RNA sequence: GCGGGAUUAGUUAAACGGUAUAAUGGCGGUUUUCCAAACCGCAGUCGGGGGCUCGACUCCCCCAUCCCGCA
Numbered sequence: 001g002c003g004g005g006a007u008u009a010g011u012u013a014a015a016c017g018g019u020a021u022a023a024u025g026g027c028g029g030u031u032u033u034c035c036a037a038a039c040c041g042c043a044g045u046c047g048g049g050g051g052c053u054c055g056a057c058u059c060c061c062c063c064a065u066c067c068c069g070c071a
Base pairs, nucleotide, nucleotide: 001070002069003068004067005066006065007064010024011023012022013021018054026042027041028040029039030038047063048062049061050060051059
């Protein structure tokens, strides 16, 4: 330099055009003599920019970071 893949909550992952979801972690509550466990609830996420579309995490383009291959 060329090609391919990945990027979603603190963490690990799902969803792949129509309200972003789960687990774990965090916070609050119930329970307990206390702690833990268990149960209930709450908050928290689409890497950045642009385009297509009635509507974009999803499709297209550019950029950034990481991984793989070729040279």
Molecule: transfer RNA
Organism: Patescibacteria group bacterium